[in-house]
RNA sequence: GUGGCUCUGGAGAAGCUCAAUGAUGAGUACCGAAGGUGCAAGGCGGCGUUGCCGCUGAAUCUCUCAGGUAAAAGGACAGAGUGGG
Repeated sequence: GUGGCUCUGGAGAAGCUCAAUGAUGAGUACCGAAGGUGCAAGGCGGCGUUGCCGCUGAAUCUCUCAGGUAAAAGGACAGAGUGGG
């Protein structure tokens, strides 16, 4: 340095509406920090080479598919500890 496990910290957004209530389902609005989508420079290749086309190409950016919008849980990321290769 890498991944696993344990502990600690850890944001945003309706505890909305309807179905009598719950489970659950539907609807509207909203959020980005599980996961996922998209791509700038650059790189590579091709061609009819002041260029064009294709491939590749990161994020906490972007989209909101998934997920989420009291608490709990989850949670990118960060710190500490402890094994493994």
Glycine riboswitch aptamer, 85 nucleotides, folded computationally.